[in-house]
Context: one part of a larger RNA
RNA sequence: UGACGGGGACCCGCACAAGCGGUGGAGCAUGUGGUUUAAUUCGAAGCAACGCGAAAAACCUUACCUGGUCUUGACAUCUGGCUGAAGUACCCGUAAUGGGGUGCGCCCUUCGGGGCAGCCAAGACAGGUGGUGCAUGGUUGUCGUCAGCUCGUGUCGUGAGAUGUUGGGUUAAGUCCCGCAACGAGCGCAACCCUUAUCUUUAGUAGCCAGCAUUACGGAUGGGAACUCUAGAGAGACUGCCGGGGAUAACCCGGAGGAAGGUGGGGAUGACGUCAAAUCAUCAUGCCCCUUAUGAUCAGGGCUACACACGUGCUACAAUGGAUUAGAACAAAGGGAAGCGAAGUAGUGAUAUGGAGCGAAUCCCAAAAAAGAGUCCACAGUUCGGAUUGUAGUCUGCAACUCGACUACAUGAAGCUGGAAUCGCUAGUAAUCGCGGAUCAGAAUGCCGCGGUGAAUACGUUCCCGGGUCUUGUACA
Repeated sequence: UGACGGGGACCCGCACAAGCGGUGGAGCAUGUGGUUUAAUUCGAAGCAACGCGAAAAACCUUACCUGGUCUUGACAUCUGGCUGAAGUACCCGUAAUGGGGUGCGCCCUUCGGGGCAGCCAAGACAGGUGGUGCAUGGUUGUCGUCAGCUCGUGUCGUGAGAUGUUGGGUUAAGUCCCGCAACGAGCGCAACCCUUAUCUUUAGUAGCCAGCAUUACGGAUGGGAACUCUAGAGAGACUGCCGGGGAUAACCCGGAGGAAGGUGGGGAUGACGUCAAAUCAUCAUGCCCCUUAUGAUCAGGGCUACACACGUGCUACAAUGGAUUAGAACAAAGGGAAGCGAAGUAGUGAUAUGGAGCGAAUCCCAAAAAAGAGUCCACAGUUCGGAUUGUAGUCUGCAACUCGACUACAUGAAGCUGGAAUCGCUAGUAAUCGCGGAUCAGAAUGCCGCGGUGAAUACGUUCCCGGGUCUUGUACA
């Protein structure tokens, strides 16, 4: 100087407390451990691994296993020789690739050759998701969006170092004010950026319709430019104003006006560093290793196994509910051409048929669902719950046996609110309800977004956890 303390003081955080809803019990989904296996590819490991890499494992992916096949190689550059190709059509053979065969089949030229491609030969080399993240770059997690981390000059100290950065206030903040052997500065904080909330203005189609006409009653048509909206430009919030407190400061409390008030809400943004943290399997890369194989290729299998254990979720256990009826409401944000696919028709349905319109403020996906209104159920393992299983189907795709999703009928398991323990959340939040997208042929209860309905509680900081500042002790560095 740090680090640590079941030392002290002060402060903060959904840290506790006050509340609301969960997890832990059940069934299923998914990840992991373990076990099994020819293989169940590899990585991730307290917080900060475990719906994680994977924004899609039937084949492919795929790295694993079994078997077949190739050896200058699936991919790149170079040398020599031969051929004219490459490609395409077809045949034999195979589980398939590999292998064998037949036909058609180049360009330029100074006629020497050249270009391009294939085959053969020899090597140089290719190749490796082989090892080492404790050799590395790059990227990332975490403490933590915590308020800290430093430097120059000066001063003090023999020196390591100190001071500044401590102190009195204050703040979300090393934020600001005052004081001070310090005076300044840098990286952080804040602001500048995006979005959302209000208004003005410009513009008016594909969006809008107040008033005026027309009307097939559909903004449909004429028209309108007001409103909504769209998207450009501006305004607006700054403790600016008033009162009180404070040290006449910084600042704090209350009020006015205002759409918004003291950082208005949300996002992006992550200092010096810590964990030899993670990644050699995104990529790059040193060294080591393999080179008729640890490379390449094909078929089938596996990654989907199952006594069990754990994590994360979904659905429930019901009446604040379930079912049902109707001619019955109200979104936002997205996506669409190898695409979205309307009306109509068939089917109980998944879906099929159909093909209008639309590269989309025009058309389509598209039905929002909870909510509201009426009826049934009356507390039951039930009109709760839907696992499991049987049968019959639909769709995608060479192909749904291992191993897809969905539909109909039948079946109708566990489950009556969950031990010890434990998690999230402070407002348009929790809870609850649907909708969309990426990936994608097909395949979400995951992920990323969107809106609808919409709470309760916070006395307070004694305690638990984590963090910051000062101080004290120390046999630690």
Molecule: small-subunit ribosomal RNA, 3' major domain
Organism: uncultured bacterium